This is a predicted structure of a 1522-nucleotide RNA (small-subunit ribosomal RNA) from an Ignavibacteriales bacterium. The organism belongs to Ignavibacteriales, within Bacteria. Rfam family: Bacterial small subunit ribosomal RNA.

RNA sequence: AGAGUUUGAUCCUGGCUCAGGACGAACGCUGGCGGCGUGCUUAACACAUGCAAGUCUACGAGAAAGAGGUAGCAAUAUCUUUAGUAAAGUGGCGCACGGGUGAGUAACACGUAAGCAAUCUACCUUUAGGUUCGGAAUAACUCAGAGAAAUCUGGGCUAAUACCGGAUGAUGCAGCGGCAUCGCAUGAUGAUGUUGUUAAAGAUCUUGUAUCGCCUAUAGAUGAACUUGCGUCUGAUUAGCUAGUUGGUAAGGUAAUGGCUUACCAAGGCAACGAUCAGUAGCUGGUCUGAGAGGAUGAUCAGCCACACUGGAACUGAGACACGGUCCAGACUCCUACGGGAGGCAGCAGUGAGGAAUAUUGGGCAAUGCCCGCAAGGGUGACCCAGCAACGCCGCGUGGAGGAUGAAGGUCGUAAGAUUGUAAACUCCUGUUAGAGGGGACGAACAGCUGUGAUUCGUAAGGAUCAUAGUUUGACUGUACCCUCAGAGAAAGCCCCGGCUAACUACGUGCCAGCAGCCGCGGUAAUACGUAGGGGGCAAGCGUUGUCCGGAUUUACUGGGUGUAAAGGGCGCGCAGGCGGGUUUGAUAGUCGAUGGUGAAAUCCUGUGGCUUAACUACAGAACUGCCAUUGAUACUUCAAAUCUUGAGUGCGGAAGAGAGAGACGGAAUUCCAGGUGUAGUGGUGAAAUACGUAGAUAUCUGGAAGAACACCAGUUGCGAAGGCGGUCUCUUGGUCCGUCACUGACGCUCAGGCGCGAAAGCGUGGGUAGCAAACAGGAUUAGAUACCCUGGUAGUCCACGCUGUAAACGAUGAAUACUAGAUGUUGGGCCGUAAGGCUCAGUGUCGCAGCUAACGCAUUAAGUAUUCCACCUGGGGAGUACGAUCGCAAGGUUGAAACUCAAAGGAAUUGACGGGGGCCCGCACAAGCAGUGGAGCAUGUGGUUUAAUUCGAAGCAACGCGAAGAACCUUACCAGGGCUUGACAUCCCCCUGACGGGAGUAGAGAUACUCCGUCCCUUCGGGGCAGGGGAGACAGGUGGUGCAUGGUUGUCGUCAGCUCGUGUCGUGAGAUGUUGGGUUAAGUCCCGCAACGAGCGCAACCCUUGAUCUGUGUUACCAGCACGUAAUGGUGGGGACUCACAGAUGACUGCCGGUGACAAACCGGAGGAAGGCGGGGAUGACGUCAAAUCAUCAUGCCCCUUAUGUCCUGGGCGACACACGUGCUACAAUGGGCGGUACAGCGGGAGGCGAAGGAGCGAUCUGGAGCGAAACCCGAAAAGCCGUUCGUAGUUCGGAUUGCAGGCUGCAACCCGCCUGCAUGAAGCCGGAAUUGCUAGUAAUCGCGGAUCAGCAUGCCGCGGUGAAUCCGUUCCCGGGCCUUGUACACACCGCCCGUCACACCACGAGAGUGGAUCACACCCGAAGUCGGUGGGGUAACCCGUAAGGGGGCCAGCCGCCGAAGGUGGGAUUCGCGAUUGGGGUGAAGUCGUAACAAGGUAGCCGUAUCGGAAGGUGCGGCUG
Repeated sequence: AGAGUUUGAUCCUGGCUCAGGACGAACGCUGGCGGCGUGCUUAACACAUGCAAGUCUACGAGAAAGAGGUAGCAAUAUCUUUAGUAAAGUGGCGCACGGGUGAGUAACACGUAAGCAAUCUACCUUUAGGUUCGGAAUAACUCAGAGAAAUCUGGGCUAAUACCGGAUGAUGCAGCGGCAUCGCAUGAUGAUGUUGUUAAAGAUCUUGUAUCGCCUAUAGAUGAACUUGCGUCUGAUUAGCUAGUUGGUAAGGUAAUGGCUUACCAAGGCAACGAUCAGUAGCUGGUCUGAGAGGAUGAUCAGCCACACUGGAACUGAGACACGGUCCAGACUCCUACGGGAGGCAGCAGUGAGGAAUAUUGGGCAAUGCCCGCAAGGGUGACCCAGCAACGCCGCGUGGAGGAUGAAGGUCGUAAGAUUGUAAACUCCUGUUAGAGGGGACGAACAGCUGUGAUUCGUAAGGAUCAUAGUUUGACUGUACCCUCAGAGAAAGCCCCGGCUAACUACGUGCCAGCAGCCGCGGUAAUACGUAGGGGGCAAGCGUUGUCCGGAUUUACUGGGUGUAAAGGGCGCGCAGGCGGGUUUGAUAGUCGAUGGUGAAAUCCUGUGGCUUAACUACAGAACUGCCAUUGAUACUUCAAAUCUUGAGUGCGGAAGAGAGAGACGGAAUUCCAGGUGUAGUGGUGAAAUACGUAGAUAUCUGGAAGAACACCAGUUGCGAAGGCGGUCUCUUGGUCCGUCACUGACGCUCAGGCGCGAAAGCGUGGGUAGCAAACAGGAUUAGAUACCCUGGUAGUCCACGCUGUAAACGAUGAAUACUAGAUGUUGGGCCGUAAGGCUCAGUGUCGCAGCUAACGCAUUAAGUAUUCCACCUGGGGAGUACGAUCGCAAGGUUGAAACUCAAAGGAAUUGACGGGGGCCCGCACAAGCAGUGGAGCAUGUGGUUUAAUUCGAAGCAACGCGAAGAACCUUACCAGGGCUUGACAUCCCCCUGACGGGAGUAGAGAUACUCCGUCCCUUCGGGGCAGGGGAGACAGGUGGUGCAUGGUUGUCGUCAGCUCGUGUCGUGAGAUGUUGGGUUAAGUCCCGCAACGAGCGCAACCCUUGAUCUGUGUUACCAGCACGUAAUGGUGGGGACUCACAGAUGACUGCCGGUGACAAACCGGAGGAAGGCGGGGAUGACGUCAAAUCAUCAUGCCCCUUAUGUCCUGGGCGACACACGUGCUACAAUGGGCGGUACAGCGGGAGGCGAAGGAGCGAUCUGGAGCGAAACCCGAAAAGCCGUUCGUAGUUCGGAUUGCAGGCUGCAACCCGCCUGCAUGAAGCCGGAAUUGCUAGUAAUCGCGGAUCAGCAUGCCGCGGUGAAUCCGUUCCCGGGCCUUGUACACACCGCCCGUCACACCACGAGAGUGGAUCACACCCGAAGUCGGUGGGGUAACCCGUAAGGGGGCCAGCCGCCGAAGGUGGGAUUCGCGAUUGGGGUGAAGUCGUAACAAGGUAGCCGUAUCGGAAGGUGCGGCUG
C1' cells in the first nucleotide's frame, strides 16, 4: 500500500466482499512448563450457611474451666490465682470510611476553567486562655408480671468523661457609635468605645506546672456544600412550552445564597443557535483503531456521581436523609401456639435461576492501609497470598551433530523413476523443563520492653523526641533460587492448499452428498465436495462465531459530488441568516507572539534501572495538542467614526417588441337552416362495411345563423422571471436596451421559513357549444382486438368567478460577480465612413483554441479559472409506498420511513449480432422460360408400429438411392438355441509329441468329439529351429459407453471475398486507422485520394483437361502417292503426307484501333485470329462458425465386461406392415406404341477373366473354345435418328403392376430372401391441390453405352458420348450473401431480451371490529410514617417561688391542621403485543393468458392528468426528444 466482483471486452459511477489490528469473550479440535495479569458483559433475579465493624486504664456490677493451697477419711467446704479478665450493660469514638453495583440520571450529573464579599468542617496541627461550685436521675442488677416468640410492663437500688443548675470569662456572638484602609459592586477588613450574652470532665500512677483527655477562642490543613462560563447522544413523522411559572417587596427557613417556602404586587421567562416532548445512556482519565483528522468504546486500575428489595420520611450526628441504623406503606420469603413476629449478599465465598459464558462456602492479618486504644493489643472477605480456568500477554521446551544403499513402508508414475527424505535406522553428544535427592533466601521495617547515649522542656522530680544494642514478629513456604543424579528418556497440534492468498496430485462421489467470506464449485477425468499422500501457514495453541475501528476519499474539516451515472427547488419577490467596493483614523473581539496558573495519579512515548530475558515493574524526563489569567503586535477580518465613486439606483434624450389587462371591429373556412338547379349515388378504406341518400343526398348557386380559431407575413425573429405570448384598432400598464454623465453615495449579492405566479388535465357555480373529441355505440381487422383504421358521439375544449399546484414545468445545466484565443450569421441601439466596410453596447445562433470532462461533449450564453449564498445526492428494489402531520370540495398534493430482498442496478463509449432502419452490390435469388416433384403403380431410404430380433449410426438447409462401390449362408455388429474359457488372434514360461497339413470313416443341425491312413529340418550329437497338443499365470478380446475427454477425416456457410499482422499514428481504454472514401472488377481486381507505410493467408496465376497450329517420333494406329493381291476389306510390300497417339513448342496480353472515363484503373465497339476480354470444364476451399458428423474405417484417454458385453456354430432377423415422408423409375400416350429395314459414338473393362466364329433353343441361356494380360483379340448390338408400315383417341395395339404356369443362370444352398426368360393375366393411372425442385449453352430436355462393388443380384452411384432447345425486360418483391451507415435495454447475440394479471408455496409489512399490557402527565377521593404549626383540660426528677402542701416555667403524651408515599376513581396521551378478515409487496425450479417495452419493436417512446379495459395497457388534452 491494496485486491475480487456489473461487461463479449473498455473507461467511469457505485455498492457488496476480503487481506490488518483489537476483545472481560464464547464454541470446535488439541494441550508440556513457568512468570505476570484477568475472570456474571445475561436476571438492579431470588437467596440456605459462614464470615465482611468494632474498640476503649470514662462508669457500676462482675463470672467459669484450669492451677495451687488449707481443712476433712472422703464427699465436700474454703482461700489464692485465673481476674477486676470473659460475657452483657451505661458512656466515648467509629459505624457517612473501606468494599459492591450501574438500576436511575441528558442533569451543574460529569469534564474543564472560575467564583464563594453567601458557607460548614469531628479527629489532626498552630497559638492564647481555662478546666470552679453543686444537683437530680437512669440502665445493668433485683422483685413481680404479660407473651409461643420477638419483646414488653410495673416496683425498688446504683455510678460516670451520661444529664442539669450556678460561678468566671473574651480576641467569640449580638446591639449601638463614629474612624481608617480596600473593593467593579452587594460590601469587606482593621483598630476602637459601650451594653448584653455564652464554657468545661475527668482518668491513670511515677502524685506532678506529669501524660492522655475536656471547654472557649484563633489560624491552618483536610473534607464537604452552593453558584457560574464553556463542552457532553438521537429524533421536527415532537413546534410551541411555562402560574411558583419570570421578577420584585416582606417574612420564614438553611451551615449558607436563592421562589427554597409563604403572602402581596407586576406579567413576565424559555424557544428554529431547537424550547417542550419521546427514545437511549452513569460521566471522565483512559481503552481499541487510524498516517492523521476522526470513529467506536467506558471491563480490570484511578477520579466523580448515583443506588442499596420497591416507594416515602425523618432521627442521631462534625458529616447521612445512612448497603450490613430507625419509622411507615408495598411486593416477596420465613417462623408462629394464628394473637403476632422476623428478613433484605448490587460486601467475600457459596446456592438456585437465566445464559453461548465467567472461579474456592481456601490461608493470613506477616506486609500495606483503615477503626478503636496512652500502649500492649484487638478488629479488618480492605488487603496480602494460595486454589480453579491456555481467558490474555510474555518466556522456555518437546533435543543437538553426523548419517545414502538415498533402506523399508506409503503415495504418484510415461514403469525409467520421482517423492516422503538426512527424514528414519545407526553412531557420537547435551541435559533446559518435568522427575528424584539435598541445600535454601528477599519480602522484617517496626512498635513495645530493657540497657546506653544525644537533643530538648522543666527549679527539680521527670517527660518528649531521636540514635544505638539486645529481645521479638512470615499466611505465602521448605516457595523463588542453587547443587547433585539418571536417561533422548515424559512432552505437537490446529487450520489451509480454485482466484483474492503462501501451498497439488491420486482415489471416491456424479447438480447427489456436500462446500462457500466474495466471485462461485459439484450434472463421470472436480488442484473448489469426502479421504489419502505431499505441500503451505501458525504453533501450546490453531480455527470458527460475535463485536469495534481500519481499508471506506463509501457523509469527503483535512477530503466528494449534482448536463447524461443518485443529485439544481417549476419560477420569482423577500424577512431572519450568511457574505460584501476604494481611502483614512481609532478600538483590539477574532488572529499571532511571550509569560504565569492549571491540565490528579496511572496509562502512551523516551531514557536509565530491578526481576537470568521478556511480559511485568521502579525512577526520571517529555507529553497531555485543552482552559483561564496577565501582557505585547495590529497586516487581514470585525466594530466605531469620517470620506470617495467604479458596484447599485435616479434623472434627461432616444429605441424595439406575439410582455400584461380591458373594450370594439374584421375577413377566409367549417357546420347548420331556408330556397333554387339537379340525379343516383355519396362517403370512407389497404380492401370494405357501419353511416347519409329517390321523404332527393353528394355537387352547385343565393340568402341567413352561430361559435371557435386567426392562413400568408413567419424567421434557431421578438418579448416575458418562469408557465407562456401571434388578426386589426383604441385605452390602461410592467419590464428591457442605447446615448448622456447631472444626482444619491455601498443603498449590494444570496436567501431557510414566508408570500405570490404557475401548461394541460381535473373540480365547483352560471353561461356557451360551430369544429374537434376521452367515455360510449356501431362497422371493420384479428385466433381474440375492451386497440391501431372507419362512421357517429357526450363530458371537455370557449367565457366569467373560485379552487387545484402538478409536467420530459428541460438547456434534464440554481443565482450573482470577475477573468480566460478567435471566426461567422442574425435582432435592437450608438459612433466613424460617399460607399464598401469597420468599431462599440445589449441580446440570440453556429463553429472552434486553451482548459475541463468517464466519455459524449462544454467552450466569453462554460460543463474553463475563482469567490459568495441557497437547494439537493450517498447501491438497486421495496417506494415517492405505509403510518403520522398538513393543504384540498374531491381527485389528490407536500413532507416521507422500515421490515424484507439482491450483488449488482447504472452512465458513456467499443466490437459484433440483429431490425417488419437506410444506401450500394452480387447469386437460377426473383422475374422470363424449359422440364419436373407433390396425384398413380413400383423401386429404394426414413419415421412409426410390430417383433425373440426387426443390429448400429446419420436428423432443417448441411439426415432420409446417406455410412452400404451391391444383407440368401458369410458379411453381421441383432435374436433363439448349442458349445469353449489363457481363449478365434499376439508375446513370455513349463511339460509332452514330431509334425503341420491332407484324405477317409462314425456320431451330431453344426461347432465338435472319436478312429484310421501318413509323417519335419539343421547339428560340432550336447542341442537348436519350427509346428502341434496339454498346463499355470501375466494377459488376450470387446462393432461395450463417452464424438460433450480426443487425434485424424468430413460436411456447411462458400469458390462467398474476405480474414489478419508488423511498424507508425490517434484514443485513459476496449479499440480505431490501414481494410473507410471516389471510380472499377468475377474478385480487398486494379487506379486515384488519404496518417498511414508495408506484409501475410485468401482472389488471380502457376497444374490437369478441352479447343488451333507447328516440330519430333511412327506400332498394334493411319493409307495420299507407288507396287502386289482379293468377290470385298491397310489384306501385303512400303510410306511418314493425312487422321490419330505420345512428347515438346507456339498462341490471347485489353497487345492494336476508335469512343467513354479524371490525362488513371477500367468499360463499350471494332480489326485480326482456331479461340477475346477469366475461352469452356476440373483440381484447388482463407481466418473462422455450427461442443456440426464420425469412439461402427482407423487411432486413442478414461470408465465398464472377463466360464462373458469375449469366442465358435446352426437356424432366424436386418426383407415384418393399418400408416406418414423423402429420393427415384415407369407411365398416363399419336412429337406416340408395335413391326420391318437402315446409319453414326465415346469413355472404359477383361486371366479363378473377356470370351469370337460355328451350332442348339421362341428366349433367358446352353454348347463351343479361336484370339487376347490387349491402339492388335473379346465385351460390342450403340440408342434416339432416318426410311417404310400399322394403330385413330379408347383405359386403347397406351400403361405395365399383380398373379398363375413353365423355364434359364449363379451358388453347399434361391422357402423366408436373388436375377433373367417364355406363355398367360392386364391393376392404378387420361398430366396431378396447397406447395415445391433443377437448369443460362453444347446447358436443360431426351437417347443409349461403359465401369466400380460383385459367385449371383441397380430404377442407385460414378463416368461416356449422340440428338439438342427456350428465355434473361429487369432488381420492386421472396431467399442467401458482401460493403458502408443508423438504432439497440441483444452478447447463449431476435429461436434474443422482456412487461403485467392469474394460479400455487413461503416470508416480512400495512389496515382491521376489537382485545391484553406498559409508561406518562392531569383532575378528584382516601391518606400511613414523619417534619413543621396549633392546642395541650392529661402527664411531668433537676430550675424558680414556697417551711410544706402546692404553684409557676419548660417539656411530653394526646388531639387538630398543612404537606404527604402507596392505594382508588375518571377521562386522556404515548407505546408494545394479539386479532377473524383484508391490502399491496418480495422471493420461488416449473405453470396460465396475452406481447406492452428494447429495431421505425411492427400504432415512435416517455412525462403530467382524466377516463376506460382480464392483464400488460388503450384513448383524449398539453408537454419533451432521452